[in-house]
Molecule: transfer RNA
Organism: bacterium
RNA sequence: CGGGAUGUGGCCUAAUGGUAAGGCACCAGCUUCGGGUGCUGGAGAUUGUGGGUUCGAGUCCCACCAUCCCGA
Numbered sequence: 001c002g003g004g005a006u007g008u009g010g011c012c013u014a015a016u017g018g019u020a021a022g023g024c025a026c027c028a029g030c031u032u033c034g035g036g037u038g039c040u041g042g043a044g045a046u047u048g049u050g051g052g053u054u055c056g057a058g059u060c061c062c063a064c065c066a067u068c069c070c071g072a
Base pairs, nucleotide, nucleotide: 001071002070003069004068005067006066007065010024011023012022013021018055026042027041028040029039030038048064049063050062051061052060
């Protein structure tokens, strides 16, 4: 320098162009002498960044950024 893959809450993983879901972790309550386990509830995402297409984009298109792989 060229090509390819991936990017979604703190972490992991979903989501056929139509209100972003679940698990772990976190917080509160119940339970316990206390902790853990268990049960119930709650908070937490402008989906890597910026544009474009569309009535509507996590999803399609372009550029860039980060990580990984291949080639030179």